[in-house]
RNA sequence: CCUGUAGCUCAGUGUUUAGAGCACUUGCCUCACAAGCGAGAGGCCUGGGUUUGAUUCCUGGCAGG
Numbered sequence: 001c002c003u004g005u006a007g008c009u010c011a012g013u014g015u016u017u018a019g020a021g022c023a024c025u026u027g028c029c030u031c032a033c034a035a036g037c038g039a040g041a042g043g044c045c046u047g048g049g050u051u052u053g054a055u056u057c058c059u060g061g062c063a064g065g
Base pairs, nucleotide, nucleotide: 001065002064003063004062007022008021009020010019024040025039026038027037028036045061046060047059048058049057
């Protein structure tokens, strides 16, 4: 100096529902499995500040590079 968001790899925004791919669970399909299609569960590192409102802005800490 940069980074920290789902199990992994990554987007993203001051107020609105925080998303994608893969993975997981489940339904359909199949004799069965896979593939395919549908549905579901799952997350903003941590303390403080600013603000009507913070995951987003500022800052201490922690972790990684």